Small-subunit ribosomal RNA, 3' minor domain from an uncultured marine bacterium, 145 nucleotides, folded computationally.
Context: one part of a larger RNA
RNA sequence: CACCGCCCGUCACGUCAUGGAAGUGGGUUGCACCAGAAGUGGCUUGUUUAACCUUCGGGAAAACGGUCACCACGGUGUGAUUCACAACUGGGACGAAGUCGUAACAAGGUAGCCCUAGGGGAACCUGGGGCUGGAUCACCUCCUU
Numbered sequence: 001c002a003c004c005g006c007c008c009g010u011c012a013c014g015u016c017a018u019g020g021a022a023g024u025g026g027g028u029u030g031c032a033c034c035a036g037a038a039g040u041g042g043c044u045u046g047u048u049u050a051a052c053c054u055u056c057g058g059g060a061a062a063a064c065g066g067u068c069a070c071c072a073c074g075g076u077g078u079g080a081u082u083c084a085c086a087a088c089u090g091g092g093a094c095g096a097a098g099u100c101g102u103a104a105c106a107a108g109g110u111a112g113c114c115c116u117a118g119g120g121g122a123a124c125c126u127g128g129g130g131c132u133g134g135a136u137c138a139c140c141u142c143c144u145u
Stems, first nucleotide, its partner, number of pairs: 003108001005105001008101002011098001013095004018090003023085012039070006046064004052059002111132009
């Protein structure tokens, strides 16, 4: 490269991150209950025993055994918290180029924009209220020369 301009949204394709989410898996943890190894402690009517005592019968003490308590791991139920994954779903960013239209920029061909309600493949359209950051024509006021 200057209207053969610029430019908006839906749709299609691809990539990326992300929100929601039935559900799935894991970590940590609270509570209740079950169970309870080893060890330690308590009790002990059983068994055994060299040191001590003995009236030679035994006693004392100890070991083993038994039993109770504490308790690791584990199990069941029910909560909390956290991480990961996830059918499905929402929009977003970017992309050479694609589809549909043409909303905005000139009075952009219905001036535009803001708020609001309704409607619509999409940009958008229609109603109500508001603004000029609207062109044109006329008039009024003010300013400058």